About this RNA: Bacterial RNase P class A from a marine eukaryotic metagenome, 359 nucleotides, folded computationally. The coordinates come from a structure-prediction model, not an experiment, and the mean pLDDT is 78. It matches the Rfam family "Bacterial RNase P class A". Rfam links the family to the GO terms ribonuclease P activity, tRNA processing and dimeric ribonuclease P complex. Rfam classes the family as a ribozyme.
RNA sequence: UCAGUUAGGCAAUCGCUGCGUAUUGAUGGGGUUAAUACUCCGGGAAUACGGAGAGGAAAGUCCGGGCUCCACAGGGUAGAGUGCCAGGUAACGCCUGGGGGGCGAAAGCCUACGGAAAGUGCAGCAGAGAGGAGACCGCCAAUUUUUUCGGAGAUUGGUAAGGGUGAAAGGGUGCGGUAAGAGCGCACCGCGCGGAUGGUAACAUUUCGUGGCAUGGUAAACCCCACUCGGAGCAAGACCAAAUAGAGUCGCAAUGGUGUGUCCCGCACUGUGACUGGGUAGGUUGCUUGAGCGUUUGAGUGAUUAAACGCCUAGAGGAAUGAUUGUCCACGACAGAACCCGGCUUAUCGACUGACUUA
Numbered sequence: 001u002c003a004g005u006u007a008g009g010c011a012a013u014c015g016c017u018g019c020g021u022a023u024u025g026a027u028g029g030g031g032u033u034a035a036u037a038c039u040c041c042g043g044g045a046a047u048a049c050g051g052a053g054a055g056g057a058a059a060g061u062c063c064g065g066g067c068u069c070c071a072c073a074g075g076g077u078a079g080a081g082u083g084c085c086a087g088g089u090a091a092c093g094c095c096u097g098g099g100g101g102g103c104g105a106a107a108g109c110c111u112a113c114g115g116a117a118a119g120u121g122c123a124g125c126a127g128a129g130a131g132g133a134g135a136c137c138g139c140c141a142a143u144u145u146u147u148u149c150g151g152a153g154a155u156u157g158g159u160a161a162g163g164g165u166g167a168a169a170g171g172g173u174g175c176g177g178u179a180a181g182a183g184c185g186c187a188c189c190g191c192g193c194g195g196a197u198g199g200u201a202a203c204a205u206u207u208c209g210u211g212g213c214a215u216g217g218u219a220a221a222c223c224c225c226a227c228u229c230g231g232a233g234c235a236a237g238a239c240c241a242a243a244u245a246g247a248g249u250c251g252c253a254a255u256g257g258u259g260u261g262u263c264c265c266g267c268a269c270u271g272u273g274a275c276u277g278g279g280u281a282g283g284u285u286g287c288u289u290g291a292g293c294g295u296u297u298g299a300g301u302g303a304u305u306a307a308a309c310g311c312c313u314a315g316a317g318g319a320a321u322g323a324u325u326g327u328c329c330a331c332g333a334c335a336g337a338a339c340c341c342g343g344c345u346u347a348u349c350g351a352c353u354g355a356c357u358u359a
Base pairs, nucleotide, nucleotide: 001355002354003353004352005351006350008328009327010326011325012324013323014322016053017052019050020049021048022047023046024045028041029040030039031038055334059345060344062343063342064341065340066339067233068232069231070230074265075264076263079229080228081227082226083225084098085097086096087095088094099113100111101110102109103108114224115223119222120221121218122217136163137162138159139158140157141156142155143154144153145152146151171189172188173187174186175185176184190213191211192210193209194208195207196205197204198203237285238284239283240282247276248275249274250273251272252271256270257269258268259267292311293310294309295308296307297306298305299304
């Protein structure tokens, strides 16, 4: 540095919740009877035994789903998300491996990594000029004025090699050429385009050819491109019981209205919107056997995957696992399930194991 295991241990006493087995069996309901008795259903509560009982993040509610309903649910638009390549996965914005860039002495770590000539925008001051952007000081030539004969000034034209400003200034070095210069030409480097080689690819290179050459930054700015995307959510839903006012007023009404993201088309149904007022909110279920976990073997660099064998590991319902005593030591942090699962992010006292780097 990377990865894995663990999250106070042990013993005793009392206590809490679910499940399984056994015993007793409440309220209640049915049959029968003149009425009891008897019998069937039903199981609250109690006792005994057995075994089980919060996390690596249960947290955040940030992603992805399973599941339920709309609903038989299609096409587009808007909007949103992701953004190197190849794999994994139910899927993902996750994970694995690789590539580019950056950090570190190294083991390793980070990455919001498509496009800047499709367009728009933004960037203080300085500076002539800051992007399809230049002439301040300079250099050269012509004409002309002047001269102490070295030069100086004016006008016109050429120039971007030199200097200056700046974080950054129309590739760099050298040679030739020119009135002076300039890729103007050439050599090498750089850059663009097209090949070759390696790689599935991103890409990488020792190279080959060609072109004087399109010459900034920023897209976590708007935008363009590629791919993906119904909605609402366990307070979803299902069943049972009970109660009430299948009430009232004002609108729209089949060319209408309603239907779980805007809008349009389609489809289905035939009523529907707003306000006032009334009743119920009780019980059961959903609720834990899962894209589950462990071991071994095989395939794979790996994430993962296949087979065999084995295991069952909380289901509360205002919310269960606590208290006391003794002892050990590493002296215990962050912190408690509420439909379930795969991730990410955040908080965190320690202990142990393995591999690698360095002193």